Overview: This is a predicted structure of a 111-nucleotide RNA (SAM riboswitch aptamer (S box leader)) from a Bacteroidota bacterium. The prediction has a mean pLDDT of 82.
[in-house]
RNA sequence: AGCUUAUCAAGAAAGGCUGAGGGUAAUGGCCCUGUGAAGCCUUGACAACCUGUCCCGCUAUAAACGUGACAAGGUGCCAACUCCAUCCGCCAACUGGCGGACAGAUAAGUC
Numbered sequence: 001a002g003c004u005u006a007u008c009a010a011g012a013a014a015g016g017c018u019g020a021g022g023g024u025a026a027u028g029g030c031c032c033u034g035u036g037a038a039g040c041c042u043u044g045a046c047a048a049c050c051u052g053u054c055c056c057g058c059u060a061u062a063a064a065c066g067u068g069a070c071a072a073g074g075u076g077c078c079a080a081c082u083c084c085a086u087c088c089g090c091c092a093a094c095u096g097g098c099g100g101a102c103a104g105a106u107a108a109g110u111c
Stems, first nucleotide, its partner, number of pairs: 002110007013043005021032003026086004044078001046076001048075003051071004056066002082103001087100005
C1' cells in the first nucleotide's frame, strides 16, 4: 500500500520556534489565516477504537458474550455535520427536504 469490519450531527487549550498557506481524491463553492496558516517542540484537554476496572444482564458456577459507568495505558484527536455540494432514489410549496451510494478519516484485525 491492499483487504475486512465498525464509527463519523457530540466533545476538546495554551506557550515557544517558524513565516504563508490551510480546510485530507478531483471539481465547484464557502470558510479560516501576519489579531500568524501548515509544520516542529512542551504542557494540557477530549474520549472514536483498542486496553484495564466496576455494576447489571445471560449462565448451575465460572468463562465467554451484551448494555452502561469509570480510567486515560496504545493509536487517535482538539474551526465550521467528514465545512457544503457533485452520483442515485423519493417527496416537493421548486435557490429545497429526506435517504442511500461513491469517496475520505480513525481504529482493530488480516496480508
It was read from a public genome assembly, where an Rfam model found it.